[in-house]
Context: one part of a larger RNA
This record gives sequence, structure tokens and C1' cells, in this order.
RNA sequence: GUCCGCGAGUUACUCCUCGGCAGCAAGGUUAAGCCGCAAGGCGGAGCCGUAGCGAAAGCAAGUCUGAACAGGGCGUCAAGUUGCCGGGGGUAGACCCGAAACCGAGUGAGCUAGCCAUGGCCAGAGUGAAGCUCGGGUAAAACCGAGUGGAGGCUCGAACCGCAGUAGGUUGAAAACUACCCGGAUGAGCUGUGGCUAGGGGUGAAAGGCCAAUCAAACUCGGAGAUAGCUGGUUCUCCCCGAAAUAUAUUGAGGUAUAGCCUCACGCGAUCACCAUCGGAGGUAGAGCACUGGAUGGGCUAGGGGUCCUACCAGAUUACCGAACCCAACCAAACUCCGAAUACCGAUGAGUGCAGCGAGGGAGUCAGACUGCGGGCGAUAAGGUCCGUGGUCGAGAGGGAAACAACCCAGACCGCCAGCUAAGGUCCCCAAAUCCAUGCUAAGUGGGAAAGGAUGUGGGAGCGCUCAGACAACCAGGAGGUUGGCUUAGAAGCAGCCACCCUUUAAAAAGUGCGUAAUAGCUUACUGGUCAAGUGAACCCGCGCCGAAAAUGUAACGGGGCUCAAGCAUGGUACCGAAGCUGCGGAUGCAUGACACCUUCGGGUGUCAUACGUGGUAGGGGAGCGUUCCAGUCGCCUGUGAAGCUCGACGGAAACGACGGGUGGAGGUCCUGGAAGUGCUUAUGCGGAC
Repeated sequence: GUCCGCGAGUUACUCCUCGGCAGCAAGGUUAAGCCGCAAGGCGGAGCCGUAGCGAAAGCAAGUCUGAACAGGGCGUCAAGUUGCCGGGGGUAGACCCGAAACCGAGUGAGCUAGCCAUGGCCAGAGUGAAGCUCGGGUAAAACCGAGUGGAGGCUCGAACCGCAGUAGGUUGAAAACUACCCGGAUGAGCUGUGGCUAGGGGUGAAAGGCCAAUCAAACUCGGAGAUAGCUGGUUCUCCCCGAAAUAUAUUGAGGUAUAGCCUCACGCGAUCACCAUCGGAGGUAGAGCACUGGAUGGGCUAGGGGUCCUACCAGAUUACCGAACCCAACCAAACUCCGAAUACCGAUGAGUGCAGCGAGGGAGUCAGACUGCGGGCGAUAAGGUCCGUGGUCGAGAGGGAAACAACCCAGACCGCCAGCUAAGGUCCCCAAAUCCAUGCUAAGUGGGAAAGGAUGUGGGAGCGCUCAGACAACCAGGAGGUUGGCUUAGAAGCAGCCACCCUUUAAAAAGUGCGUAAUAGCUUACUGGUCAAGUGAACCCGCGCCGAAAAUGUAACGGGGCUCAAGCAUGGUACCGAAGCUGCGGAUGCAUGACACCUUCGGGUGUCAUACGUGGUAGGGGAGCGUUCCAGUCGCCUGUGAAGCUCGACGGAAACGACGGGUGGAGGUCCUGGAAGUGCUUAUGCGGAC
């Protein structure tokens, strides 16, 4: 892992509550217990109901408050009670499994820590303390030398004890080892045996170490099914409805309570929603500047600054600042002289709709997500965050978007080898147009991107010049006063400053650029000629170009591939395309109608028809299938073959149920009821097999 078996809302309590059914009913009912084989009988104590109000005395269809015969509060005007079954709650382990832990009583020092008692062990080699002897030395000592001697948590190094490093091993040879290497090795040494210390306790040269492969509190059993607002799991079928991820509160935030939203039965009876018309309240969007503020330019003008003048008082002036006022153009969530659309409240009206309201039983939900729109926060960031409002997902399948909960289309009762459409598509992959018409694009733009840049190209609307000849090119001219003045070493059109005149002309600047040290030289404006018909500078719009760098591999159309298209824009016709719509057949819910049967006359059941429905998680409600046991049952089936297993083209909407064959070899049980240890792919579930 697979298969088989086991595996989770139970049971008790006359505790509470609601519903169904049944009995009796202003009553209902017994409990313990007694009698009885049992069934049953007895048992009225008690409980609930029949009256409430008040703290109470108490009063009573009233009562309390109160001075009150006032007002107000709670009552009066609705039948209960007992049993059985079911929904929910309480108390109990209370759906099942799961802690880390806490406490009690015991068991452990044959491992290990320390200690006590008594034994054992340490090859060999080296070093050479004190003391002693002799010699020297001294007044005597001290002291010196040699010898002797054999001390030491001394040295080297086996046994023995240990384990610093590296490698291997890591489903190991081994739940701590192996190899090499290394530390101690007469000591605080190592070790045998016997003994002592015990769990908040021991022991500890101290690591929270060790106390039997277990230690920040051992192990065993017990309290015990501790508790777990947490995680996981929770078993047959079909039918009807169908949420929430919000508010408030919370030692609250992943929990819970109440409300909201769902469901079920009952009651009310048109109350609700949509739409139209009408009547309301309002200060948002927008706009505006009348208020409050902000803010730009101009005008005007108090005041201030500067300058001049001035002994003072004053005065003059100013391309300085500037209140108020005027003009013009603006800004505002906390501005408003104004002011919508929607939304909201109400009235009336038709149609449609499993709409609405009340009280009651049962819930689940209180982590939401993205998207459009209106906003706050953030950076006019985020698949960000927080509100509002709609949608979708959640709980929604189908078609489209290559793939893609949330986007677009569209809401799946079942069947059909029938039809029509939506979004989106119609060259091939791939169903349907290589369809029609008019333009655009030349970049593979399409098929990613900004500021910015550019005689890309198409369209538009003006304005200049132009056959009295424009624009471009070519030929020629482009002069004189003059080297203008200043400045400067120089400044001659052309460093810079100032001025920018006059003359000859067809025209020619006190000079457009290059150039020189300065001149020179080239060139332009300007003019004539040649040529011959358009040409110039701006603007608006469509499509394109550059700007354009990323990590495995084209890789920024899904791919192929596409250039009178299959790209872009506009128009048209046809077709394809979904679980949408239609057709045909079928099922079912609810409502209505008809008919039949039953009826306690409230209604119930069945058949047929019609309208409208039948996606669905949490969850509510309804109807069923199957398993074990029991009663009817000493029945019925069964060796002329039970159960079980197995094969088969049968029946039913499903859970499932028949029938036949085989196997099997002795039990099974229709039906109607009753009672439950009643249904398993999943709990890293438990046991077994493989």
C1' cells in the first nucleotide's frame, strides 16, 4: 500500500422545553409500597392545572404604588394533564480518537552517581629530593665536593583506565561501534565482592549530569474516559427549501451570546417587492465665490522700507513690501448665493411573484475573495488595506477568454445520432466565409511600454510665393564712402562695446556662416540670366518608425503560418457555436380544476389535466432501502438442497429486489409490527492476510 473484519450523537434522570399520536378533562396523574405465577389489581401521599398582585402583612378579578374613588405596572377576558414516540436543552465522559501535564500508592542504585566495609592490580626504563657517610672547610657552625640514598598528585612507556582529532559506519557488524592517532598510567589511581542513599527525593570535582537504552522531576498501577474554546475522523438512498463570513458585547479577537440571514409547522390575510403617476424631506455630484479661508496678475491706495532734504515740524522721490477697495482669471472633506440624477419616506393603481407579517421548534454563519463604481489610508504603489454600493465565486456545472474560483455569455430534473441562438468565432490544427463593400498600415506594426525624437505615409482646413516665370539647381554679379566709431599689440563685415548711415545700382547687410595673427580667401542674404510648373513654412486628424537590455530554448499571435489578409477602421450578408431557447418522450414538487373512494364532515387518498417550478456547501424539512434480534411462529420454506459464495443480456428513480445456472451442505424466514452494539476509501485509525 491493497483486501477482509472492527471502528464514532449512545444510555440514564416523572429534570426543562417544543411537536406528533393516544387517554381522560376543570380536572389529569399516581410514587414508594402491597396483592398476584403472570397479565393485572390496589395504593391519592405527592405533583401539575383551576387567580392574581404585592418585599411583606395582606387583599383578591383584581392587586401594587399612591393622599387619591387619578394615572401607571402586573393581571382578568385563550384547558389542562398523564403516557408513548420524536426534535432540542440541562446533569452526567455525553459523537469518537489524541496531549504536554497534576495527584495518590507502590517498584527500582544487578545501569549509573557518591559514600562505607573488605580484598585485588599497576611490565620495563629514566630522573635522582631529604637524610646519611667520607673529604674539604670553620673557633664551632654554616657552606662546598664526591659517594651513598631512593623521595615525587616527577619523566618515558605496556597491562589497566580514558577518549582530543580524522575517516568509516548512519535500513550500522553495533539503539554510540571500528580503524589510525592521542591523554593518564604510585595516584584526587584503577578494580572485584558485600552494603547504604529514592522521586520535588537521592547523588553530583556542577553537565541540569546520573538515578536500569527513560530525567528541567524515574518507572508501575490507580484518580481516569483528567482537561483540550485545538487538529483529525464521523459509515445507506432519493425528494423540497437553502445560508453566512455582518452588528453589538465579551481577559473578546481562529471561542461564545443576542440580533441579522436559512429552514419547519401554525396563525394573520394583501399587509411585501417590482413598475407608473402624485406628494414629501435632503445639501452629495456638478457648479459657484455671496460667507469662511487659500491663491495669481493689473489698477488704486492707507501703512512700512530705501534715497534726497532736514535743528525740529514737515517735505520730495522710489522698476521695494503692501492692508482695504476695484478689475480679470482661479482653489476647498471639515467654504456655499446655488444645486441635480439616483436613493429614501408616503399615497393611489393594474399586472406578476412558493412575495409579506406575527409568535414558536431546529440550525449554520460572525477568517470571506475578486471585479465594476463612489471614497479613506498608502506613493492618484500592491493579487495592499479599510468602508459604501452592485455582480460573480464562495455553494455554480456548461460555452468563450490557449491554459486560468472571481472577467464575458449563460443558471445543469432525466433522455434524444432533431432544430435556433448568446458570448466568441468562420485559412489549417478546429465546427463555421480563403464572403461582399470602402479605406488605412509595410512595421510581421498587428502580436508589450513612456517622456522625447523624425521631410514614414494617408486625410483635413487655412496662409504665403508663382507663366509679369515662383521653388531647387546651374551661369553671372554680390560694389563704393570704409580698415564705420570705440576698444585693442592688431580688430579691416565676422573677439567685444556703440551706432547701423550715405552713394552707385538689376542687386549687394557698416554683414549669414567658414576662415586669417590681422589682412587675404570661400560663402550667404540680395539681383540678373538659363530652365519651366508648381512651391514654402506652420497647424489638426488616422495608421505606422525610433526610443526598446535578463537570466535552460524560439518564448510579448495558443501553434502553423498570415501582407488586394487571416492585421486595423467602418458597413453588410450567411454560417458555426452552450447543459441558454425550441421540439419530442419521461420523472417529480407545489398550486388549481375534474372524477372516484374513504371520512370523526375539518379533511384524507388515488387517477387525469393545466400553469409555474426542480444547480447547490454549512444547514432545516420529508419519504424510503438494507442489516441483527424479537412477536404473530411447535406456523411457513428447506437434502426433490437452507444460508453463504459465484456467473448471467431481468425489475426499480435510488438505496436495492427477483429469477435461472453453478458451488455449498443445514439451516432460513415472506408479510405485519416491535427493539437496536444498524450501513465505512480516508481518523499518519485498530486487528489480520498478502
The part of an RNA shown here (large-subunit ribosomal RNA, domain II) has 690 nucleotides and comes from a soil metagenome. Its mean pLDDT, the model's own confidence on a scale to 100, is 86.